[in-house]
Context: one part of a larger RNA
RNA sequence: UUGGGUGUAAAGGGCAGGUAGGCUGUUUUGUAAGUCCGGCGUGAAAUCCCAGAGCUCAACUCUGGAACUGCGUUGGAAACUACAUGACUUGAGUAUCGGAGAGGUUAGGGGAAUUCUCGGUGUAAGGGUGAAAUCUGUAGAUAUCGAGAGGAACACCAGUGGCGAAGGCGCCUAACUGGCCGAUUACUGACGCUGAGCUGCGAAAGCAAGGGGAGCAAACAGGAUUAGAUACCCUGGUAGUCCUUGCCGUAAACGAUGUAGAUUAGGUAUCGGGGGUGUCGAUCCCUCCGGCGCCGACGUUAACACAUUAAAUCUACCACCUGGGGAGUACGGUCGCAAGACUGAAACUC
Numbered sequence: 001u002u003g004g005g006u007g008u009a010a011a012g013g014g015c016a017g018g019u020a021g022g023c024u025g026u027u028u029u030g031u032a033a034g035u036c037c038g039g040c041g042u043g044a045a046a047u048c049c050c051a052g053a054g055c056u057c058a059a060c061u062c063u064g065g066a067a068c069u070g071c072g073u074u075g076g077a078a079a080c081u082a083c084a085u086g087a088c089u090u091g092a093g094u095a096u097c098g099g100a101g102a103g104g105u106u107a108g109g110g111g112a113a114u115u116c117u118c119g120g121u122g123u124a125a126g127g128g129u130g131a132a133a134u135c136u137g138u139a140g141a142u143a144u145c146g147a148g149a150g151g152a153a154c155a156c157c158a159g160u161g162g163c164g165a166a167g168g169c170g171c172c173u174a175a176c177u178g179g180c181c182g183a184u185u186a187c188u189g190a191c192g193c194u195g196a197g198c199u200g201c202g203a204a205a206g207c208a209a210g211g212g213g214a215g216c217a218a219a220c221a222g223g224a225u226u227a228g229a230u231a232c233c234c235u236g237g238u239a240g241u242c243c244u245u246g247c248c249g250u251a252a253a254c255g256a257u258g259u260a261g262a263u264u265a266g267g268u269a270u271c272g273g274g275g276g277u278g279u280c281g282a283u284c285c286c287u288c289c290g291g292c293g294c295c296g297a298c299g300u301u302a303a304c305a306c307a308u309u310a311a312a313u314c315u316a317c318c319a320c321c322u323g324g325g326g327a328g329u330a331c332g333g334u335c336g337c338a339a340g341a342c343u344g345a346a347a348c349u350c
């Protein structure tokens, strides 16, 4: 490589857009490149196969035949692929009318709470723990009332609820803006799927510059605990956490499950929308479409489990795996300010 695989045994790229490429709905007519059938030419000899023959047999050798599955050329076929052409509407998209939503960006606003500052009341403790101590407090703390400052986060609502491609998104209002769903007809007419490279997005931590800093809190200091305690507990506390701009590009980036399409019993909860029955109106009931959960048949699975949101049955395309360690290391290359990231071995060993 082939084969076989990728939820948990090795293995789905973190996610998307998209180039080349691969694949591509129904149908008319044509062409004949692929495809199929026939003819002709060629396909050296030897070898292989078949039938004979010669060495006493055999190996070996000789004679004849077949074959050489190929290539070229020519005549034909037109189902399939391809190409050209015309048409179609179910795939895809557009328009119209409605709808839900923590989808995104920017600006403004709000209250609760913590901390700090000032003022009033008030007096001896407060705090903390398993117990303590470090710590705060007669220079008036803790508690309580009033005023102010500042930063960060938005209780209840809140939900196996919603939205987003993923990362992720939750106080209120406005502006700008992306996607999605339903309904009705109308329109375009295969415009599609996937996607190596490539490009963009990408939690937290980290980095650069400038701001900000209430609370929390790596590092660090002290108090305890302990045989020790570079920890767990306590008192403090700096980076950081926040904002702006730029970088980094990684995570158990997980559903550990690539994307798209088709087919295959049901039951039940819930979210969004439509239709119908019913009603004064509604709850309810029936039904269609789209999400999100649970249970479960066939089937699958090593088992666990999955089961119309498949891990079932198929199709297209991409990515990845091939015993453990060495090792996600070394070397080289690319990227990065750095940290490092990506690509990624071998010897040796079991």
Base pairs, nucleotide, nucleotide: 003322004321005320006319007304008303012318014201015200016199017198021194022193023192025088026087027086029084030083031082033081034080035077036076037075038074039073040072041071042070049065050064051063052062053061054060091191092188093187094186095185096183097182098181099180103177104176105175106174107173108172109171110154115149116148117147118146119145120144121143125136126135162169163168206247207246208245209244210243211242215241216240220236221235222234223233258317259316260315261314262313263312266295267294268293270291271290272289273288274287275286276285299306300305323350324349325348332343333342334341335340

Predicted 3D model of a 350-nucleotide part of an RNA (small-subunit ribosomal RNA, central domain) from a Candidatus Omnitrophota bacterium. It was read from a public genome assembly. Its Rfam family is "Bacterial small subunit ribosomal RNA". Rfam links the family to the GO terms ribosome and structural constituent of ribosome.